Predicted 3D model of a 246-nucleotide part of an RNA (large-subunit ribosomal RNA, domain VI) from a metagenome. It matches the Rfam family "Bacterial large subunit ribosomal RNA". Gene Ontology terms of the family: ribosome and structural constituent of ribosome.
Context: one part of a larger RNA
RNA sequence: CGUAGGAAACUUGAGAGGACCUGACAUUAGUACGAGAGGACCGUGUUGGACAAACCUCUAGUGUACCUGUUGUGGCGCCAGCUGCAUCGCAGGGUAGCUACGUUUGGACGAGAUUAGUGCUGAAAGCAUCUAAGCACGAAGCUCCCCUCAAGAUGAGGUUUCCAUUAAGGGUCGUUAUAGACUAUGACGUUGAUAGGCUGCAGGUGUAAAGGCAGUAAUGUCAAAGCCGAGCAGUACUAAUUACCC
Repeated sequence: CGUAGGAAACUUGAGAGGACCUGACAUUAGUACGAGAGGACCGUGUUGGACAAACCUCUAGUGUACCUGUUGUGGCGCCAGCUGCAUCGCAGGGUAGCUACGUUUGGACGAGAUUAGUGCUGAAAGCAUCUAAGCACGAAGCUCCCCUCAAGAUGAGGUUUCCAUUAAGGGUCGUUAUAGACUAUGACGUUGAUAGGCUGCAGGUGUAAAGGCAGUAAUGUCAAAGCCGAGCAGUACUAAUUACCC
C1' cells in the first nucleotide's frame, strides 16, 4: 500500500514445513513343525539405543557489582578495621538466568487408494486362465490422521462486537520485561504494584565490627551472627506529570 467505510477480537485452512528410526528380553511355547538336532509364524507385555522437542524439580556446570578465607604490595598518620592493584590476585562455596551430563515427552492407533505379490468369478479360445468387463486382499512407501506456520490464498475468506466525525481505535511520551541489535512484541501509566526503594520470606555464604567473658597467648564464646545480584510476596516512599498528533 492492497483486501472499496473505519476498528477490536476470535477463527476457517488452499498451501507449506516438521516428524516418520530401531534392538533386546519375557510370554504365547520348548507349542506348531521335525526321526532327532533344532525350533517358529501370529499376538501380548517389559526395557533399552540413537535422534528430536520442551523444561530447570532433582544431579551437575557456569554464575567478573554475592559471601568467606588468604599471599605480596600501596593507601587511609599508627594499632585495629577497611580499601586499591596483582588473570575475578589466588582459593573454597554459590541465588536467579543460561545449560547438559539432568528431567519429562515423542515416533503411536487407525482410515483410504495402491506396488510387487495373492486370489474370486470369467470369456476371447465349449478347455484353461487373477483380466479383457467385473470383484476381493496386499507395504516402513503414497494421501489423511499427529505437530507448527498459514487469507498478499490479489481467488486477499468467515463470525461477533464497537464507531458514525464530538468518533471507535491507534500513535507520540514515560515506567518497563516473560521481549529485544535497532525496530518490533508484551505489561503498566495515579481509577496505578510497571520499575526502583523499603519491609518480610525463600535462597547463598558461614558466625561481622565493637565490647564483655574464659585463656599467659593463639583462640573460643555471647552469636543460625553479619553481609547479600537477578527469586516470591507486601507496601505508593520515588518515577510513570501535563499534554499533543492521526